[in-house]
């Protein structure tokens, strides 16, 4: 230097052809249960969907740019 893939909750990951309050499992907190802790069970709370444009009535999803990681390919020593 060319190509290519990933970026959503504190951590793994869903999210279907662009569509109607972005959701799970584990962490966290509350309550039950228990002498008490644990596990269990019920429940709560937790997003600027990496960044900035752009398309559309609609954008996590399509386009462009740029940013971090990770993967080939090619150069150079």
């Nucleotide at each position: 230097g060319g190509g290519g893939g990933c970026a959503u909750a504190g951590c793994u990951c869903a999210a279907c052809c662009g569509g109607u309050u972005a959701g799970a499992g584990c962490a966290a907190c509350u309550g039950a249960c228990u002498c008490a802790u644990a596990a269990u069970c019920a429940g709560u709370a937790g997003g600027u969907u990496c960044a900035a444009g752009g398309u559309u009535c609609a954008a996590g999803u399509c386009c462009u740019u740029g940013u971090g990681c990770c993967c080939c390919c090619a150069c150079c020593a």
Model confidence (mean pLDDT): 81 of 100. Predicted 3D model of a 77-nucleotide RNA (transfer RNA) from Candidatus Omnitrophus magneticus. Rfam family: tRNA. Its family is annotated with triplet codon-amino acid adaptor activity in the Gene Ontology. The sequence is in RNAcentral, with records from ENA.